[in-house]
c-di-GMP-I-GGC riboswitch aptamer from a Pirellulales bacterium, 100 nucleotides, folded computationally. The source organism's lineage runs through Bacteria, Pseudomonadati, Planctomycetota, Planctomycetia and Pirellulales. The model forms 91% of the base pairs in the Rfam consensus. Its mean pLDDT, the model's own confidence on a scale to 100, is 81. The sequence was found by an Rfam model in a public genome assembly.
RNA sequence: CAUGACAAGGGCAAACCCAUUGUGAAGUGGGGGCGCAAAGCCAUGGGCCACACCAUCGGCUCGACGCUUCGUCGAUAGUGUGGUCGCCAGGCUGCCACGG
Numbered sequence: 001c002a003u004g005a006c007a008a009g010g011g012c013a014a015a016c017c018c019a020u021u022g023u024g025a026a027g028u029g030g031g032g033g034c035g036c037a038a039a040g041c042c043a044u045g046g047g048c049c050a051c052a053c054c055a056u057c058g059g060c061u062c063g064a065c066g067c068u069u070c071g072u073c074g075a076u077a078g079u080g081u082g083g084u085c086g087c088c089a090g091g092c093u094g095c096c097a098c099g100g
Stems, first nucleotide, its partner, number of pairs: 001099001003097002011036002016031006034086001040092003044089003047084007055076006
């Protein structure tokens, strides 16, 4: 420096359940174990997700009215603030075995 076929000692912990924090995505602790050789660390770029604002379109309700307005819900685009490193890329660090 490359690799993870074999071996040893081990490590981490998805879904789901319980508790707790948060509007939420999600975080933390316990149980659990699908998987993982960086599933160790860093939200820097992209992706995905949540929330808020704004615009357009559509649905519904009420009032007024015959134009539209207000409220509410949903979808899409944009902006902002967050979440996720077990989506990808990038950066930092590291155990064992094996080969050079």